Annotation
Small-subunit ribosomal RNA, 5' domain from a metagenome, 520 nucleotides, folded computationally. RNAcentral holds the full RNA, with entries from SILVA. It matches the Rfam family "Bacterial small subunit ribosomal RNA". Gene Ontology terms of the family: ribosome and structural constituent of ribosome.
Context: one part of a larger RNA
RNA sequence: GGAUGUACGCUAGCGGCGCGCUUAAUGCAUGUAAGUCGAGCGAUGAGGCCCUUCGGGGUACAUCAGCGGCAGACGGGUGAGUAACACGUGGAUGACCUGCCCUCAAGACCGGGAUAACGCGUGGAAACAUGCGCUAAUACCGGAUAGACUUCUGGGGUCGCAGCCAGAAGUAAAGCUCAGGUGCUUGGGGAGGGGUCCGCGGCCCAUCAGCUAGUUGGUAGGGUAACGGCCUACCAAGGCGAAGACGGGUAGGGGGUGUGAGAGCACGGCCCCCCACAAUGGGACUGAGAGACGGCCCAUACUCCUACGGGAGGCAGCAGCAGGGAAUAUUGCACAAUGGACGGAAGUCUGAUGCAGCGACGCCGCGUGUGGGAUGACGGCCUUCGGGUUGUAAACCACUGUCAGGGGGGACGAAUACCCGGCCCUUAAUAAGGGAUCGGGGGUGACGGUACCCCCAGAGGAAGCACCGGCCAACUCCGUGCCAGCAGCCGCGGUAAUACGGAGGGUGCAAGCGUUGUCC
Numbered sequence: 001g002g003a004u005g006u007a008c009g010c011u012a013g014c015g016g017c018g019c020g021c022u023u024a025a026u027g028c029a030u031g032u033a034a035g036u037c038g039a040g041c042g043a044u045g046a047g048g049c050c051c052u053u054c055g056g057g058g059u060a061c062a063u064c065a066g067c068g069g070c071a072g073a074c075g076g077g078u079g080a081g082u083a084a085c086a087c088g089u090g091g092a093u094g095a096c097c098u099g100c101c102c103u104c105a106a107g108a109c110c111g112g113g114a115u116a117a118c119g120c121g122u123g124g125a126a127a128c129a130u131g132c133g134c135u136a137a138u139a140c141c142g143g144a145u146a147g148a149c150u151u152c153u154g155g156g157g158u159c160g161c162a163g164c165c166a167g168a169a170g171u172a173a174a175g176c177u178c179a180g181g182u183g184c185u186u187g188g189g190g191a192g193g194g195g196u197c198c199g200c201g202g203c204c205c206a207u208c209a210g211c212u213a214g215u216u217g218g219u220a221g222g223g224u225a226a227c228g229g230c231c232u233a234c235c236a237a238g239g240c241g242a243a244g245a246c247g248g249g250u251a252g253g254g255g256g257u258g259u260g261a262g263a264g265c266a267c268g269g270c271c272c273c274c275c276a277c278a279a280u281g282g283g284a285c286u287g288a289g290a291g292a293c294g295g296c297c298c299a300u301a302c303u304c305c306u307a308c309g310g311g312a313g314g315c316a317g318c319a320g321c322a323g324g325g326a327a328u329a330u331u332g333c334a335c336a337a338u339g340g341a342c343g344g345a346a347g348u349c350u351g352a353u354g355c356a357g358c359g360a361c362g363c364c365g366c367g368u369g370u371g372g373g374a375u376g377a378c379g380g381c382c383u384u385c386g387g388g389u390u391g392u393a394a395a396c397c398a399c400u401g402u403c404a405g406g407g408g409g410g411a412c413g414a415a416u417a418c419c420c421g422g423c424c425c426u427u428a429a430u431a432a433g434g435g436a437u438c439g440g441g442g443g444u445g446a447c448g449g450u451a452c453c454c455c456c457a458g459a460g461g462a463a464g465c466a467c468c469g470g471c472c473a474a475c476u477c478c479g480u481g482c483c484a485g486c487a488g489c490c491g492c493g494g495u496a497a498u499a500c501g502g503a504g505g506g507u508g509c510a511a512g513c514g515u516u517g518u519c520c
Stems, first nucleotide, its partner, number of pairs: 001520004007515004013366006019359002021324001026322003030319003035070003040067002043063003048059004077277003087201007096194003101190007109143004118133006149170007175182002203249003210240003215237008252274004256267004279300005302313004330356001332355003338352001339350004369399004379390004403461001405456005413447001418441005423435003464509005469490003475504005485492002
């Protein structure tokens, strides 16, 4: 000198864009952050319409809970742990998986028994549990059929696999519908996503020198989507290490960021990719995918409820509270846009996201006027008492109108979806359907009466902070008298202090200026 997620002191007019618990991965009141589908299913219903034998039935619509499906493994948070194939980079997978999506091929036949909801009971303070009875399905089960599928055997082939040929055994399915579609089953391929393995790379300590028993290898088996001591039994005695094993300390890694001419050094906040974690520790279940932040079970600590028998909970989601701290924001608005889940759609949900609020925390921009104006006014300060300086500064004259203020107008972001017509695709079809296609109609904005534009008024409302001994740009007077104090280093102060305090003047930056910490 530059930089900063800064903090502190003094000061403060406006706007744009960013950023904002670095400490206690401490504890949390309250609200909210993941639902959706009635075009899978039974059920219920005040009211509407239709029918009625007046008991009721049908239909559209609506609905809490339930069965069922998909989603809850994404999105969002944090950095505790981790020195590791965690990450980065380059490879391998002849050792693997993959819901939704695209594409190709084949199929969906015949049956069955339950169960929630519901009804009637019982227990319990509650959480909830339980008995009997009824019922449906795209829920569940049996049989049939089937191959390129699965398992096994043989042949050929390969270093070893798959693919190839032959044989044996085995496993499928579901309907709904606006009749167009959509969904279902099996298999092949793709896209995107993931698992696993390997080479190389990136911290400190040798005042850590030896470490190791599933340890190292083999055989057989188990297990997994898959290789493997991953696990088990048996056999052998190996394996690693000064090119740093083992141990200890520290730490999420990268893209990048800061600085520097570079080499390098330091760092990893916001944003993006990967990893890990979800009170602490352990465990599995469901599922294409989790060993699952707002799922389950167990243990522990803590908090809460209780009728003392027993129960409930997990903000490192968004806001907010307490605590800690030098220090870090609103219990805001909206799904209008973008994106996501579900749905055929309308749509619902979305603290993701888009916006607004607070904070000079940072960067950038603008303003606090402009021109003229000398008798160089008054006042202040200094003075050698002549004057000098503040100083064109002010007053005064003439103008301008940014920002703030008042009034008026007022957006872009909106394209979809939906309706009508054309075009293209599909089709036997002028039907229906699809299209990031064209034209027309028509509706949708949280921000926001905001941005922006016009008008009005009037210099009116808007400058501070640090420094002035040398380094280092800027000097005098007064007060003080080794006192009070200053100080980054050298050093100032003991009676004329340009170094302390005040004043006048000056210098440097400027809505900021200084100080402190940290890095280069």